[in-house]
Context: one part of a larger RNA
RNA sequence: UGACGGGGGUCCGCACAAGCGGUGGAGCAUGUGGUUUAAUUCGAUGAUACGCGAGGAACCUUACCAAGAUUAGAAUGUUUUAGGACAGUUGCUGAAAGGUGAUUUUCUCUUCGGAGACCUAUUGCAAGGUGCUGCAUGGUUGUCGUCAGCUCGUGCCGUGAGGUGUUGGGUUAAGUCCCGCAACGAGCGCAACCCUCAUCUUUAGUUGCCAGCAUGUUAUGAUGGGGACUCUAAAGAAACUGCCUGCGUAAGCAGUGAGGAAGGGGGGAUGACGUCAAAUCAUCAUGGCCUUUAUAUCUUGGGCUACACACGUGCUACAAUGGCCAGGUACAGAGGGUCGCCACACCGCGAGGUGGAGCCAAUCUCAUAAAGCCGGCCUCAGUUCGGAUUGGAGUCUGCAACUCGACUCCAUGAAGUUGGAAUCGCUAGUAAUCGCGUAUCAGCAAUGACGCGGUGAAUACGUUCCCGGACCUUGUACA
Numbered sequence: 001u002g003a004c005g006g007g008g009g010u011c012c013g014c015a016c017a018a019g020c021g022g023u024g025g026a027g028c029a030u031g032u033g034g035u036u037u038a039a040u041u042c043g044a045u046g047a048u049a050c051g052c053g054a055g056g057a058a059c060c061u062u063a064c065c066a067a068g069a070u071u072a073g074a075a076u077g078u079u080u081u082a083g084g085a086c087a088g089u090u091g092c093u094g095a096a097a098g099g100u101g102a103u104u105u106u107c108u109c110u111u112c113g114g115a116g117a118c119c120u121a122u123u124g125c126a127a128g129g130u131g132c133u134g135c136a137u138g139g140u141u142g143u144c145g146u147c148a149g150c151u152c153g154u155g156c157c158g159u160g161a162g163g164u165g166u167u168g169g170g171u172u173a174a175g176u177c178c179c180g181c182a183a184c185g186a187g188c189g190c191a192a193c194c195c196u197c198a199u200c201u202u203u204a205g206u207u208g209c210c211a212g213c214a215u216g217u218u219a220u221g222a223u224g225g226g227g228a229c230u231c232u233a234a235a236g237a238a239a240c241u242g243c244c245u246g247c248g249u250a251a252g253c254a255g256u257g258a259g260g261a262a263g264g265g266g267g268g269a270u271g272a273c274g275u276c277a278a279a280u281c282a283u284c285a286u287g288g289c290c291u292u293u294a295u296a297u298c299u300u301g302g303g304c305u306a307c308a309c310a311c312g313u314g315c316u317a318c319a320a321u322g323g324c325c326a327g328g329u330a331c332a333g334a335g336g337g338u339c340g341c342c343a344c345a346c347c348g349c350g351a352g353g354u355g356g357a358g359c360c361a362a363u364c365u366c367a368u369a370a371a372g373c374c375g376g377c378c379u380c381a382g383u384u385c386g387g388a389u390u391g392g393a394g395u396c397u398g399c400a401a402c403u404c405g406a407c408u409c410c411a412u413g414a415a416g417u418u419g420g421a422a423u424c425g426c427u428a429g430u431a432a433u434c435g436c437g438u439a440u441c442a443g444c445a446a447u448g449a450c451g452c453g454g455u456g457a458a459u460a461c462g463u464u465c466c467c468g469g470a471c472c473u474u475g476u477a478c479a
Base pairs, nucleotide, nucleotide: 001479002478003476004475005474007473008472009471010470011469012468013467015463016462019426020425021424022423023422026316027315028314029313030312031311032310033309034307035306042053043052064302065301066300067299068298069297070296076126077125078124081121082120083119084118087104088103089102090101091100092099093098107116108115109114128291129290131289132288133287137285138284139280140279141278142276144274149188150187151186152185153184154183155164156163157162168179169178170177194268195267196266197265199237200236201235202234203233204232205231209226210225213224214223215222240263243257244255245254246253247252318419322378323377324376325375327374328373329372335366336365337364340359341358344355345354346353347352385416390411391410392409393408394407395406396405432455433454434453435452436451437450438449
């Protein structure tokens, strides 16, 4: 000087407390461990692994296993030699890859010597490796932590390691700012500048809108027309403790203060010096090592989907604040669409099928939002709760759904009656609850991930305690 303390002081955080809802019990989905296996490819392992890499494992992917094959190789450049234009058609064998044949055709330029392009075989130079080492590395990432810290120049102090500044008194979300001070300044962080939400103005008016004026319809901005309104999207305005009162030297704090759409604004992006020899050689790049008829490459099939079990993360429930109704009825936002989205009509109980208009989309379409409201049935039961499992019949995608897809219909109708010890999330348009969309994608194991809106709470006395962190101080046999 740090680190540490079941030392002290001050302060903060869904850290506790106050509340609301979960997990832990059940069934299923998914990941992991373990076990099994020819193989169950590899990585990630307290917080900071475990719906993680994977934002799509039937084949492919695929790295694993079995079997069958290839050996300068699958691609590309270049080189030697030989042959042929290229290329098309086709036989046999085989699971395919591959192997082995047949046949058609005969390019361009030319000084007629040849040259060029492409293909096959051959030869040489470079190959290939998801093999090892993340403890050789770059790059990228997690974490402490969006915590308020981490440093430097000069000066001063100290023999020196170092200190001071950065401590102190206030204040702040903040090393934020003020005052004081052997310090004076500065840098990286904080904040602001960026995006977005909330208000208004101006401009613009189609594909959006429809107040007023007409036309038309059973009905609909459907039509003429209009720019008022909504909206769209560009430019501006607006919020700064700016004003008032009180406290204070100041910074600032308090106010059911005024005005205002908004009052000290909400959300995002942004992650200092560093810590964990943290993660990644399997995104990529790369040193070294290893391999080179194999640890490379191709193909078929299997596996990654196994299953006495254990754990994590979720979904669905156990019901009446509920379930059911081919009973009625209302209101979103944000996205996607040409190898696509598909209106509408018909067929089918349905998943879907057959026709078929529009749309490269503020125009057409996915697309009826669902909880909600109105009405009816159920009457507390293992039930009209719950839907696992199983049988049968089908639809769709795709060469192909057996291993191993999703969905539909009929039948079947398991556990489960609110969950021990323990443990998690959340402070407002949040929790809870309700649907909708997208990426990946032929299809889908999506209950996941990422977004979007609808309905919409309770509680916070407070900082004694648990956990983590910041500053000062103290002790130390630690570095």
Model confidence (mean pLDDT): 80 of 100. Small-subunit ribosomal RNA, 3' major domain from a Bacteroidota bacterium, 479 nucleotides, folded computationally. The source organism's lineage runs through Bacteria, Pseudomonadati and Bacteroidota.